SAM riboswitch aptamer (S box leader) from a soil metagenome, 115 nucleotides, folded computationally. Rfam family: SAM riboswitch aptamer (S box leader). Rfam's curators write: The SAM riboswitch is found upstream of a number of genes which code for proteins involved in methionine or cysteine biosynthesis in Gram-positive bacteria. The sequence is in RNAcentral, with records from MGnify.
[in-house]
RNA sequence: CUUAUCAAGAACGGCUAAGGGAACAGGCCCGUUGACGCCGUAGCAACCGAUUCUGCAUUUAGUGGGAUGCCAGGUGCUAAAUCCUGCCUCCAAAUUAAUUUGGAGGAAAGAUGAG
Repeated sequence: CUUAUCAAGAACGGCUAAGGGAACAGGCCCGUUGACGCCGUAGCAACCGAUUCUGCAUUUAGUGGGAUGCCAGGUGCUAAAUCCUGCCUCCAAAUUAAUUUGGAGGAAAGAUGAG
């Protein structure tokens, strides 16, 4: 950089220590009954891989898609939707209007996998 997914799911112990929930702002929340982080163990999940079934092509090697499935393995994850909002569009209500509030969709940013 490209691409897929992101409202589901899954916790205890040890160490540490006052902050933490990516960044900025606003909100809301977690935290000395020990959060966050690190380590261990356990678990969740099914992105890659493996198993089994299946289509196509091929002399062979091979290879695309779908399903199965959670057993070895590579990652990931185990408070809250990616905690919510921020930008754009549409709808509804209030308002003379600017605008505000609510809802829906999309984008941006981010996270994770694969390339």